[in-house]
RNA sequence: GCGGGAUUCGUAUAGUGGUAGUACGCUAGCCUUCCAAGCUGGUGGCACGGGUUCGAUUCCCGUAUCCCGCU
Repeated sequence: GCGGGAUUCGUAUAGUGGUAGUACGCUAGCCUUCCAAGCUGGUGGCACGGGUUCGAUUCCCGUAUCCCGCU
């Protein structure tokens, strides 16, 4: 230098052109003599910029970071 892949709550991960889920975590309540465990609720996220579209996390282009391969 070239090619390919990944980027989603604090962490791990699913997802699809039409309100983004799950688990752990955190938090409030219940329960318990207390703690732990358990139950219920809440919390918080699509790397960044642009384009297409009625509508983009999804499709296209570029940028950034990381990984793999070639040279």